[in-house]
RNA sequence: CUUUUGAUAGCUCAGCUGGUAGAGCAGAAGACUGUAGAUCCUUAGGUCGCUGGUUCGAUUCCGGUUCAAAAGA
Numbered sequence: 001c002u003u004u005u006g007a008u009a010g011c012u013c014a015g016c017u018g019g020u021a022g023a024g025c026a027g028a029a030g031a032c033u034g035u036a037g038a039u040c041c042u043u044a045g046g047u048c049g050c051u052g053g054u055u056c057g058a059u060u061c062c063g064g065u066u067c068a069a070a071a072g073a
Base pairs, nucleotide, nucleotide: 001072002071003070004069005068006067007066010025011024012023013022019056027043028042030040031039049065050064051063052062053061
């Protein structure tokens, strides 16, 4: 320098061909307990890396760009 893959909640990751974004763990409140833990129930938390385009509508499709990994020169 080129190509490919990835970027989504605090962390680890889903989200199948476009239709209002989810799980587990962690956090908070409650129940239980003498207290704590475990268990159960409820709940908060996201401009989907950034920026433009296509579309009635984009995490998803297209262009550019940033970062990370792999391969090649």
The prediction has a mean pLDDT of 82. Predicted 3D model of a 73-nucleotide RNA (transfer RNA) from Erinaceus europaeus. A source record names the gene tRNA-Tyr-GTA-9-1. The organism belongs to Erinaceus, within Eukaryota. It matches the Rfam family "tRNA". It is annotated as a transfer RNA.